Context: one part of a larger RNA
RNA sequence: GGGUGAACGCUGGCGGCGCGCUUAAUGCAUGCAAGUCGAACGUGCCUUCGGGCAAGUGGCAGACGGCUGAGUAACGCGUGAGUAACGCACCCUUCGGUGGGGUAUAGCCUCGGGAAACUGAGGGUAAUCCCGCAUACGGUCCCGAUUCCCUGGAGUCGGGAUGAAAGCCUUCGGGCGCCGGAGGAGCGGCUCGCGUCCUAUCAGGUAGUUGGUGAGGUAACGGCUCACCAAGGCGACGAUGGGUAGCCGGCCUGAGAGGGUGAUCGGCCACACUGGGACUGAGACACGGCCCAGACUCCUACGGGAGGCAGCAGUGGGGAAUUUUGCGCAAUGGGCGAAAGCCUGACGCAGCGACGCCGCGUGCGGGAUGACGGCCUUCGGGUUGUAAACCGCUGUCGUACGGGACGAACCCCCGGUGGAUGAAUAAGCCAUCGGGCUGACGGUACCGUGCAAGAAAGCCCCGGCUAACUCCGUGCCAGCAGCCGCGGUAACACGGGGGGGGCAAACGUUGUUC
Numbered sequence: 001g002g003g004u005g006a007a008c009g010c011u012g013g014c015g016g017c018g019c020g021c022u023u024a025a026u027g028c029a030u031g032c033a034a035g036u037c038g039a040a041c042g043u044g045c046c047u048u049c050g051g052g053c054a055a056g057u058g059g060c061a062g063a064c065g066g067c068u069g070a071g072u073a074a075c076g077c078g079u080g081a082g083u084a085a086c087g088c089a090c091c092c093u094u095c096g097g098u099g100g101g102g103u104a105u106a107g108c109c110u111c112g113g114g115a116a117a118c119u120g121a122g123g124g125u126a127a128u129c130c131c132g133c134a135u136a137c138g139g140u141c142c143c144g145a146u147u148c149c150c151u152g153g154a155g156u157c158g159g160g161a162u163g164a165a166a167g168c169c170u171u172c173g174g175g176c177g178c179c180g181g182a183g184g185a186g187c188g189g190c191u192c193g194c195g196u197c198c199u200a201u202c203a204g205g206u207a208g209u210u211g212g213u214g215a216g217g218u219a220a221c222g223g224c225u226c227a228c229c230a231a232g233g234c235g236a237c238g239a240u241g242g243g244u245a246g247c248c249g250g251c252c253u254g255a256g257a258g259g260g261u262g263a264u265c266g267g268c269c270a271c272a273c274u275g276g277g278a279c280u281g282a283g284a285c286a287c288g289g290c291c292c293a294g295a296c297u298c299c300u301a302c303g304g305g306a307g308g309c310a311g312c313a314g315u316g317g318g319g320a321a322u323u324u325u326g327c328g329c330a331a332u333g334g335g336c337g338a339a340a341g342c343c344u345g346a347c348g349c350a351g352c353g354a355c356g357c358c359g360c361g362u363g364c365g366g367g368a369u370g371a372c373g374g375c376c377u378u379c380g381g382g383u384u385g386u387a388a389a390c391c392g393c394u395g396u397c398g399u400a401c402g403g404g405a406c407g408a409a410c411c412c413c414c415g416g417u418g419g420a421u422g423a424a425u426a427a428g429c430c431a432u433c434g435g436g437c438u439g440a441c442g443g444u445a446c447c448g449u450g451c452a453a454g455a456a457a458g459c460c461c462c463g464g465c466u467a468a469c470u471c472c473g474u475g476c477c478a479g480c481a482g483c484c485g486c487g488g489u490a491a492c493a494c495g496g497g498g499g500g501g502g503c504a505a506a507c508g509u510u511g512u513u514c
Base pairs, nucleotide, nucleotide: 001514002513003512004511006510007509008508009507013360014359015358016357017356018355019353020352021318026316027315028314030313031312032311035060036059037058040057041056043054044053045052046051068270069269076196077195078194079193080192081191082190083189086188087187088186091184092183093182094181095180096179097178098177099133101131102130108123109122110121111120112119113118139162140161141160142159143158144157145156146155147154148153167176168175169174197243198242199241204234206232209231210230211229212228213227214226215225216224246268247267248266249265250261251260252259253258273294274293275292276291277290296307297306298305299304324350326349327348328347332346333344334343335342336341363393364392365391366390373384374383375382376381398451399450400449401448402447403446407441412436413435414434415433416432417431418430419429458503459502460501461500462499463484464483465482469498470497471496472495473494479486480485
């Protein structure tokens, strides 16, 4: 000198864009943060008879999005490669199919238990719920032959075995689905090379340990798990132990090399009161799912129950320190739905904070007899100083009034044109054109007009480094101080005044980093 998620002191006019618990991964009142589909199903209620509402069954979603950085020195991350050792719901392309049966169960009704949470028995019912049967282009497995390849890869031929489905809507044309296979897109699992802090005042460490055979398990390789066998595997090129830490793109600094750092934004990982576990599922060992244990809080009729803000706000506590219990789904994006639409504290906005960066303003021109006052003085005067007053002007900003957006185009509706299908100039579908509908922010930005210099300057410094000097007070006192050092009676260094220098809605100080 630069930087900062800053804090502190003093001061403070406006706007734009950003940023805002770095500490206690401490405890949490309250509200909201994940639902949706009646065009899968039976039923109840309401109905203007068009339809609507609702719990339940069923489907998809709740594995995304959002938070945090505790743990982790690790294939966790970064980078490059491998998988002939693997997976994939939704989406796209493509091939083939969708036949015929069955009995359960919630809701509901009846009767019980319980303070509650909730729960038991009986009866009866539907489905895109569940279960057989049939069929199998291709799929999977086994046997044989064969080609290319080389860890379990791709293909052809023959034989055997085995595995599937669901309907709904319809203007009757069709539309949306369902099942099996192949390919794609994108996403993920696993493996490997290299890189990744301090400590040797940690020198030896290891028993599923290292390898083999076999088995189990997995989507998949593997000591992943298990039985048996062998005795190995690691280490001064730092094993093992201890400390610290999420990693990266980046960010700061620097001429660079390097050093520091990992807020915001983006990628990956890990975690969700603490520890453990699995279930469901294409995907989880699952923040707002389940079970067990523990600590804590709450309810209780003492028998037993309920809960998890490291989501958005907010609150206690901690701290030098970090915001509103706001508005809206209008946009972007996500979930569900045929759609209308519903949900969305993601997100878009607004609020608070000079926390940061940037921009603007606090006026402009004239004005000397250099007024008054202040300060200094060699008492002549000098300085504050064109500064003020005063005259003229302007209107950023302010205020009042008026006008007033972009962000909106989709979806959908109406109309036109074209296309495929079709017997059709029908309907629906697709494309396209025109019109209509939709704004939280917000009567905001912006524009115009009126008024009016009117409401808007401080902070630090002035001994040297370092830009800026005098008077008074004080008298090694009170005090200053980044270093050198000032102060003991004329202190440019302390305190005040005047004057001056620097920066400016800031200016200084402290912490930290280069």
Molecule: small-subunit ribosomal RNA, 5' domain
Organism: uncultured prokaryote